A computed fold for a 72-nucleotide RNA from a Bacteriovoracia bacterium, annotated as transfer RNA. It matches the Rfam family "tRNA". The family's RNA type in Rfam is transfer RNA. It was read from a public genome assembly. Lineage of the source: Bacteria > Pseudomonadati > Bdellovibrionota > Bacteriovoracia.
RNA sequence: GGUCGUGUAGCUCAGUGGGAGAGCACUUCGUUGACAUCGAAGGGGUCACAAGUUCAAUCCUUGUCACGACCA
Numbered sequence: 001g002g003u004c005g006u007g008u009a010g011c012u013c014a015g016u017g018g019g020a021g022a023g024c025a026c027u028u029c030g031u032u033g034a035c036a037u038c039g040a041a042g043g044g045g046u047c048a049c050a051a052g053u054u055c056a057a058u059c060c061u062u063g064u065c066a067c068g069a070c071c072a
Base pairs, nucleotide, nucleotide: 001071002070003069004068005067006066007065010024011023012022013021018055026042027041028040029039030038048064049063050062051061052060
């Protein structure tokens, strides 16, 4: 330098055009003499960045950035 892949909650990830979600973590409450476990409720998001297509974009297209793999 080229090709491909990944980028979504604090962490690991799903979601592939029309409501942004799960598990763990965090907070509160219940349970206990107390802790843990368990149960209930809740908070937390610029879907890497920018542009485009579309009535509508996390999703499709293009570019940029970061990381990884391969080739040279």